A computed fold for a 79-nucleotide RNA from a Candidatus Cloacimonadota bacterium, annotated as c-di-GMP-I-GGC riboswitch aptamer.
[in-house]
C1' cells in the first nucleotide's frame, strides 16, 4: 500500500422517552443501546422525504445510520 476487525485501547449512537428550535421534512441537548471498521467529515451525483404550486412543473430546504463518490483517520491477527 491491501484487506481486515482476530487481538488491544479507543469512538459512535438507532428506536422510545423528556426539553427545545422549524410550518414540515428533520435538527440539537439530556436519558438509553438497535446496531456500526470510519455509524468521522463533504449534500457532489442518484435515491426518498418536506413546503409552496392543479401539476414528478418549477423551486426552496431535510437526509451521510439509503447507495455511489470525494478527503482525512486508531490497530495489525493476515498478505
Nucleotide at each position: 500500500c491491501u484487506u481486515g476487525a482476530a487481538a488491544a485501547g479507543a469512538g459512535c449512537a438507532a428506536a422510545a422517552c423528556c426539553u427545545g428550535a422549524g410550518u414540515a421534512a428533520u435538527c440539537a441537548g439530556g436519558u438509553g443501546a438497535c446496531g456500526c471498521a470510519a455509524a468521522g467529515u463533504c449534500a457532489c451525483g442518484g435515491g426518498u422525504c418536506u413546503g409552496u404550486u392543479a401539476g414528478u412543473u418549477a423551486u426552496a430546504g431535510a437526509u451521510u445510520g439509503c447507495c455511489g463518490g470525494a478527503c482525512u483517520g486508531c490497530c495489525a491477527a493476515a498478505g

The sequence was found by an Rfam model in a public genome assembly.